The prediction has a mean pLDDT of 82. Predicted 3D model of a 710-nucleotide part of an RNA (large-subunit ribosomal RNA, domain II) from a Thermoplasmatota archaeon.
[in-house]
Context: one part of a larger RNA
RNA sequence: GCCAGGGAGUUUUGACGUGUGGCGAGGUUAACCAUUCAGUGGGAAGCCGAAGCGAAAGCGAGUGCUCGCACAGCAAUGGAGGAGCAGCGUAGCCUAUGCGUGAAGUCACAUGUGGAAGACCCGAAUCCGGUCGAUCUACGCCUGAGCAGGUUGAAGCCUAGCGAAAGCUAGGUGGAGGACCGAACCAGUUCUGAUGUGCAAAUCGUUUGGAUGACUUGGGUGUAGGGGUUAAAGGCUAAUCUAGGCCGGUAAUAGCGGGUUCCCCCCGAUACUACCCGCAGGUAGACUUCGACGGAGAUGUUUGGCGAGGUAGAGCAACCGAAUAGUUGGUAAGCAACCGAAAGGUUGCGCCGACUUCUCAAACUCCGAACUUGUCAAAAUCGUAGAUGUCGGAUGCUAGAGUUCAGGGAUAAGCUCUGAACUCGUGAAGGGAACAUCCUAGACGAGGGUUAAGGUCCCUAAAACUAACUAAGUGCGAAUCAAAGGGGUUUGCAGCCUAAAACAGUGUGGAGGUUGGCUUAGAAGCAGCCAUCCUUUAAAGAGUGCGUAACAGCUCACUCACCGAGGCUGCAUGCGCCGAAGAUGGAAGGGGCUAAAGUUAGUUACCGAGACCUUCGAACACCGAAAGGUGAUUUGGUAGGGGGGCGUGCCGUCUGGGCGGAAGGUCCUUCGAGAGGAGGACUGGACCGGUCGGUAUCGCGGAUCCUGGU
Numbered sequence: 001g002c003c004a005g006g007g008a009g010u011u012u013u014g015a016c017g018u019g020u021g022g023c024g025a026g027g028u029u030a031a032c033c034a035u036u037c038a039g040u041g042g043g044a045a046g047c048c049g050a051a052g053c054g055a056a057a058g059c060g061a062g063u064g065c066u067c068g069c070a071c072a073g074c075a076a077u078g079g080a081g082g083a084g085c086a087g088c089g090u091a092g093c094c095u096a097u098g099c100g101u102g103a104a105g106u107c108a109c110a111u112g113u114g115g116a117a118g119a120c121c122c123g124a125a126u127c128c129g130g131u132c133g134a135u136c137u138a139c140g141c142c143u144g145a146g147c148a149g150g151u152u153g154a155a156g157c158c159u160a161g162c163g164a165a166a167g168c169u170a171g172g173u174g175g176a177g178g179a180c181c182g183a184a185c186c187a188g189u190u191c192u193g194a195u196g197u198g199c200a201a202a203u204c205g206u207u208u209g210g211a212u213g214a215c216u217u218g219g220g221u222g223u224a225g226g227g228g229u230u231a232a233a234g235g236c237u238a239a240u241c242u243a244g245g246c247c248g249g250u251a252a253u254a255g256c257g258g259g260u261u262c263c264c265c266c267c268g269a270u271a272c273u274a275c276c277c278g279c280a281g282g283u284a285g286a287c288u289u290c291g292a293c294g295g296a297g298a299u300g301u302u303u304g305g306c307g308a309g310g311u312a313g314a315g316c317a318a319c320c321g322a323a324u325a326g327u328u329g330g331u332a333a334g335c336a337a338c339c340g341a342a343a344g345g346u347u348g349c350g351c352c353g354a355c356u357u358c359u360c361a362a363a364c365u366c367c368g369a370a371c372u373u374g375u376c377a378a379a380a381u382c383g384u385a386g387a388u389g390u391c392g393g394a395u396g397c398u399a400g401a402g403u404u405c406a407g408g409g410a411u412a413a414g415c416u417c418u419g420a421a422c423u424c425g426u427g428a429a430g431g432g433a434a435c436a437u438c439c440u441a442g443a444c445g446a447g448g449g450u451u452a453a454g455g456u457c458c459c460u461a462a463a464a465c466u467a468a469c470u471a472a473g474u475g476c477g478a479a480u481c482a483a484a485g486g487g488g489u490u491u492g493c494a495g496c497c498u499a500a501a502a503c504a505g506u507g508u509g510g511a512g513g514u515u516g517g518c519u520u521a522g523a524a525g526c527a528g529c530c531a532u533c534c535u536u537u538a539a540a541g542a543g544u545g546c547g548u549a550a551c552a553g554c555u556c557a558c559u560c561a562c563c564g565a566g567g568c569u570g571c572a573u574g575c576g577c578c579g580a581a582g583a584u585g586g587a588a589g590g591g592g593c594u595a596a597a598g599u600u601a602g603u604u605a606c607c608g609a610g611a612c613c614u615u616c617g618a619a620c621a622c623c624g625a626a627a628g629g630u631g632a633u634u635u636g637g638u639a640g641g642g643g644g645g646c647g648u649g650c651c652g653u654c655u656g657g658g659c660g661g662a663a664g665g666u667c668c669u670u671c672g673a674g675a676g677g678a679g680g681a682c683u684g685g686a687c688c689g690g691u692c693g694g695u696a697u698c699g700c701g702g703a704u705c706c707u708g709g710u
Base pairs, nucleotide, nucleotide: 001710002709003708004707005706006705011117012116013115015113016112017111018110019109020108021107022106023105026048027047028046032042033041034040035039052059053058064085065084066083067082071078072077087101088100089099090098091097120259121258122257123256127249128248129247130246131245132244138223139222140221141220142219143218144217145216146215147213149181150180151179152177156173157172158171159170160169161168162167185210186209187208191205193204194203225241227237228236229235262645263644264643265642266641267640272285273284274283275282276281287396288394289393290392291391292390293389297382298381299380301379302378303377304376305375306374307373308372309371313367314365315364321360322359325356326355327354328353329352330351331350334349335348336347337346338345339344400424401423402422403421404420405419406418407417408416409415429440430439431438444617445616446615447614448613449612450611454607455606456605457591458590459589463604464603465602466601467600468599469598475593476592485577488575489574491572492571493570494569495568496567497566505562506561507560509558511535512534513533516530517529518528541556545554546553618635619634620631621630622629623628646699648696649695650694651693652692654690655689656688657687664683665682666681667680668679669678670677671676
């Protein structure tokens, strides 16, 4: 892992609802007694109800009017229950106001919920009590044991020499030391080695520290859990220690985690608001569901009338604040410059106003939409098959997510915080290659047809035509590309040149005054400054660029000749090019595609869903005595509410089957929407069903579930 068996909303009590039943202004017994197989008969104490109000003293209540659903009636009308008005009781400041008042309860059973209890099951770390431990380990005590070999050479002593002496020096002797090296022994430093389902719940190898000592060790003995012991690490106290183990209190508690067992039908949420030591949770509201009451209107959609609003935009010469340039007037305290011997003066800036002008504002507005909203009306839709509403029972939810649009944070995020709509959540199906939230579309079952989105070369159902563009495999993606750059190419517009010859190309000329003047070592068209004329001409600059030290030289502008038809420039535009970088090799889904299978514009077909239409069937709601009928709008669904069923064990009732083969098992057939039911064959070898009721340790795939098997 698999299989079998076990395995989770129970029981008691008191409370509030609902249903059924008994009795009913009453209902009902409890303990207990008697008797019995069960049960039955007694038992009135007590409890609930029939009157309330008031803190209390205390006082102490309905059938008067109107409307009106169901219903009755030919109708008028009556009218249970219901609603309203007026009254009544009581408290009160005799006002207001509160509570009560025109009779329904009670007992039992079943069921829903919440309270108290272990309270659906499993799960802590804890806290407290009582006991057991020092055979591990810490420290103390008693009594024993162990430490190869080598080295060093303290004190003391001896001899010699020296000295006045104290003493010193040298050589020996001697054998001290928490001395040195190093086995046993003890330890456990490094490789951060091996191992790491190990040889081992701490080992192995290498290297390393101590090794006569505060050494190591045997046996015995003492200290005990808020206690011990500790050369002190919160270490150790039996693989357990920031308070041991075991047993008990104990089913501690857990707002947290996991699990929670058969079927079908109806409806169907929320991730919001408020409060809470509240933020993983609760309570109330909103939202969901079920029931009752009630009895006629309701509305969230659209349009219109009458109102509300100050956003988007716009504007500012309408305020307020910001802000550009200029003209003009004033000022002369400030700054600067100039003039003056100084006093002082002039000009510019600055400052203040006026006018013109460029530009702005969430906390500016002379203006001002769309839009939103109040109310009324109409349409439409819903509603006597009972809506809107009121009351009551029950639950879930209170961590939301994305897309589009409008915003705030920071026009960053698969970011975060708001609003509106939609979807997912709780939604299947078709499309998008694949893909919760994008497009189509809301799935009762089965069959047939038509479409939607999206597609129609092949994979793969279905296609052709017309006119253009693209040469980049651009593209074939709803979505992945920017500034800058470019004789790629399409289309349109405008201007200029052009047969008196344009544009390009080739050939010729491109001169003289003059080396213009200045400057300069030099400056001659061409370092720089100034000027930029005149002449000859078809034309030729006091020179466009290269060049020289300066000249020279080459070239251009400009001219002519040859040639012979369009050329040049600008603006706009479609498609394309470059710009262009991501990690295994590589993706338009792939193959592949070029007058297309790309892009643009257009036309007509077709394919394509559970959508729409249609046939049959089922369910649901309602009508009906039934047969049957109606449903334009019904039947997706998590949390969850409600309803109806299937099956299991046992009991009662009635009634059956079985050795001529029960239960159980294997296989097959068949009925039912399903849980499930029935039949047959074989096996098996002794019990087992059905009806109507009752009852419950009643249904398993999960819980690192428990036990067993494998």